[in-house]
RNA sequence: AACGGGCAAACCCGGAGCAAUCCGGGGACGCAAAGCCGCAGGGCCACGUGAUCUGUGGUCGGCUGGGUUGCCGAA
Numbered sequence: 001a002a003c004g005g006g007c008a009a010a011c012c013c014g015g016a017g018c019a020a021u022c023c024g025g026g027g028a029c030g031c032a033a034a035g036c037c038g039c040a041g042g043g044c045c046a047c048g049u050g051a052u053c054u055g056u057g058g059u060c061g062g063c064u065g066g067g068u069u070g071c072c073g074a075a
Base pairs, nucleotide, nucleotide: 006031007030011026012025013024014023015022016021029062035068036067037066039065040064041063042060043059044058045057046056047055
């Protein structure tokens, strides 16, 4: 290169949540893992506190690293 395809940003509608954000539908900015995992770092939200440090819980896998599974095939 290439088969079959896959996922789905922003935004809109409906719903859940204090919030971050998530779910369903529409919609495609993009993605070779934009499949899965919250282990490490990091961002965001909430609570506690006179304040600071620190802590606890939540959230983001389309922030980085890592783990793990997978399509194709010149390799």

Predicted 3D model of a 75-nucleotide RNA (c-di-GMP-I riboswitch aptamer) from a soil metagenome. Model confidence (mean pLDDT): 86 of 100. The sequence is in RNAcentral, with records from MGnify.